[in-house]
Molecule: transfer RNA
Organism: uncultured Clostridia bacterium
RNA sequence: GGCGGUGUAGCUCAGUUGGCUAGAGCAUACGGUUCAUACCCGUACGGUCGGUGGUUCGAAUCCACUCGCCGCUA
Numbered sequence: 001g002g003c004g005g006u007g008u009a010g011c012u013c014a015g016u017u018g019g020c021u022a023g024a025g026c027a028u029a030c031g032g033u034u035c036a037u038a039c040c041c042g043u044a045c046g047g048u049c050g051g052u053g054g055u056u057c058g059a060a061u062c063c064a065c066u067c068g069c070c071g072c073u074a
Stems, first nucleotide, its partner, number of pairs: 001073007010026004019057001028044005050066005
C1' cells in the first nucleotide's frame, strides 16, 4: 500500500433486509427482605449509536469520506 472484520450506557453485548420514546445483563445509588451481612426482589441513574456529510417524510440500520482497534496479504 491492498483486502476483510469491528466501533451502541462505566464493562460485556443485542437491536429481526429504515418506522412510534434505543434495549438487556453486570456495575453504581436508593428502597424492600434479614437481628445483621450476603443472596434474592423492586425502582432509579447512565447514550450526541466513533466523527462529518449525503439519501429519505423518517437513519444505530442505506451511501460517501474519515478516525481508532484487530486480522490477512505484499